[in-house]
GlmS glucosamine-6-phosphate activated ribozyme aptamer from a Clostridia bacterium, 152 nucleotides, folded computationally. The prediction has a mean pLDDT of 78. Rfam family: glmS glucosamine-6-phosphate activated ribozyme aptamer. About the family: This entry contains a glucosamine-6-phosphate activated ribozyme that is found in the mRNA for GlmS. GlmS is an enzyme that uses fructose-6-phosphate and glutamine to generate glucosamine-6-phosphate. The ribozyme catalyses self cleavage of the glmS mRNA that is thought to regulate GlmS activity. It is annotated as a riboswitch. The literature on the family includes a 2004 paper in Nature by Winkler et al., "Control of gene expression by a natural metabolite-responsive ribozyme". It was read from a public genome assembly, where an Rfam model found it.

RNA sequence: GUUAUUAGCCGAGCGCCUGAACCACUUCUGGUGGUUGACGAGGAAGGGGUUAAUCGAAGUUUCGGCGGGUGCCCCUCGGCUGGCCACGGCCGUCAGCGGCGCUACAAAAACCGGGAGCAAUCCCGGCGACAAAAGGCGCCAGGUGGCCCCUU
Numbered sequence: 001g002u003u004a005u006u007a008g009c010c011g012a013g014c015g016c017c018u019g020a021a022c023c024a025c026u027u028c029u030g031g032u033g034g035u036u037g038a039c040g041a042g043g044a045a046g047g048g049g050u051u052a053a054u055c056g057a058a059g060u061u062u063c064g065g066c067g068g069g070u071g072c073c074c075c076u077c078g079g080c081u082g083g084c085c086a087c088g089g090c091c092g093u094c095a096g097c098g099g100c101g102c103u104a105c106a107a108a109a110a111c112c113g114g115g116a117g118c119a120a121u122c123c124c125g126g127c128g129a130c131a132a133a134a135g136g137c138g139c140c141a142g143g144u145g146g147c148c149c150c151u152u
Base pairs, nucleotide, nucleotide: 014067015066016065017064019063020036021035022034023033024032025031026030039056040055041054045076046075047074048073049072050071077092078091079090080089081088082148083147084146085145086144087143098140099139100138101137102136103135111126112125113124114123115122116121
């Protein structure tokens, strides 16, 4: 790297609403109008392709559907691997994947208050708590060939 088998996990985070739920009115097996439809953290070299694209918080629909998308794959460009070149590997300008240890960071919610609305519900302020992953620091193992450089 490829193949096979087994087990587990996996559809939200942007936008929309024809389902659903909820509210109001109504001439009430219906109709009309409206509301909800994910809480932040994190993620972008260029082109093409593709779709079930990372992490935790919360816990009555955060249900369901459609579209999009910073994910992934290929090519190009770029970075790292002492220098250059080729091939390879890992990455994307903070350009090192993995293992181990240490470490930082949130909003919703809750509580208090204000505003809009008949209502469902929405908006704002105060208070101030709690993550994980990416990230940061340290350690570990870590390319081949050619030419060159440095040290002995």